Overview:
A computed fold for a 72-nucleotide RNA from a Bacteroidota bacterium, annotated as transfer RNA. It matches the Rfam family "tRNA". The family's RNA type in Rfam is transfer RNA.
RNA sequence: GCGGGUGUAGCUCAGUGGUAGAGCAGCGGAUUGUGGCUCCGCUGGCCGCGGGUUCAAUUCCCGUCACUCGCC
Numbered sequence: 001g002c003g004g005g006u007g008u009a010g011c012u013c014a015g016u017g018g019u020a021g022a023g024c025a026g027c028g029g030a031u032u033g034u035g036g037c038u039c040c041g042c043u044g045g046c047c048g049c050g051g052g053u054u055c056a057a058u059u060c061c062c063g064u065c066a067c068u069c070g071c072c
Stems, first nucleotide, its partner, number of pairs: 001071007010024004018055001026042005048064005
């Protein structure tokens, strides 16, 4: 330099156009002599960034940044 993959909650990841989810973690409660386990509830997101298409974009298109794999 060329091509591919990944980027979504504190962490690990789902989500192929119609109000963004799970597990773990955190907070509160129940239970317990205390703690843990278990159970119930709650908080937490401008979906890497900038544009475009669309009535509507995490999703489709273009550019760009970071990480990663391959080729030269």